[in-house]
The RNA shown here (c-di-AMP riboswitch aptamer (ydaO/yuaA leader)) has 137 nucleotides and comes from a soil metagenome.
Its Rfam family is "c-di-AMP riboswitch aptamer (ydaO/yuaA leader)". Rfam links the family to the GO terms regulation of gene expression and cyclic-di-AMP binding.
Its mean pLDDT, the model's own confidence on a scale to 100, is 82.
């Protein structure tokens, strides 16, 4: 002094010789979940109650969230690995063009559409440069 990411600033209080560093609170800002009406949507099978269902009840395929990271096709049956792709990043912002790069990984547990009011939740981590960080408008 920049970048990816929501992932940061202020403040208070106690440690401390500190305005630095750690602990703990707060407040702003960012960003996530859950959560009516109306819409949407309504799997399969047994149990029961009825005239017959349907609500009820059990099982079973499951299903669902954060993020840009999803699909396809090939190497083999995997694991893994290449090739491509929705999508994404890149120095004030936006749009056009160009180039380079990613296209991961975790969480939740039989369960959550969408939702106002209200409830809960996170602020990590991971890179870079010393005049350079493309052009045009």
């Nucleotide at each position: 002094u920049g970048c990816c990411u929501a992932a940061g600033u202020u403040c208070c209080g106690c440690g401390c010789c500190a305005c630095a560093c750690g602990c703990g609170g707060a407040a702003c800002a960012c960003g996530g979940g859950g959560g009516a009406c109306c819409c949407a949507a309504g799997g399969a099978g047994g149990c029961g109650c009825u005239a017959a269902a349907a609500g009820g009840c059990c099982u079973c395929a499951g299903g669902g969230g954060c993020g840009a990271a999803u699909u396809g096709g090939c190497g083999c049956a995997a694991a893994c690995g290449c090739c491509a792709u929705a999508g994404g990043a890149c120095a004030c912002u936006u749009c056009c063009g160009a180039g380079u790069c990613c296209g991961a990984g975790c969480c939740c547990g039989g369960c959550a559409g969408c939702u106002a009011a209200c409830c809960c939740c996170g602020u990590c981590g991971g890179c870079g440069c010393u005049u350079a960080a493309c052009g045009g408008a």